[in-house]
């Protein structure tokens, strides 16, 4: 050079096949227990925004379909596989 899969908060990883993004878990920050920690419980944790909220904005990137996109179509980036 072809064929194929994968990219979602700080991390792994989920949205029921186009109809509430971010469950869930680790991680982080407060607190309970302890004489002091481990373990173990509870609350909270994306970004702008605001006195505080709320509104808004977030699925590599940029377009396109559609009332409605993470999910379908384009091109185009980075990783993986396989073939040559």
């Nucleotide at each position: 050079g072809g064929u194929c899969g994968a990219g979602u908060g700080g991390u792994g990883g989920a949205a029921u096949u186009g109809g509430c993004a971010g469950a869930c878990a680790c991680g982080c920050g407060g607190g309970a227990c302890u004489c002091a920690a481990a373990a173990u419980c509870c609350c909270g944790u994306g970004c702008c925004g605001u006195a505080a909220a709320a509104a808004g904005c977030a699925u590599g990137a940029g377009g396109g379909u559609u009332c409605a996109a993470g999910u379908c179509c384009c091109u185009c980036c980075u990783c993986g596989a396989c073939c040559a």
Description:
This is a predicted structure of an 84-nucleotide RNA (transfer RNA) from a bacterium. Its Rfam family is "tRNA". About the family: Transfer RNA (tRNA) molecules are approximately 80 nucleotides in length. Model confidence (mean pLDDT): 82 of 100.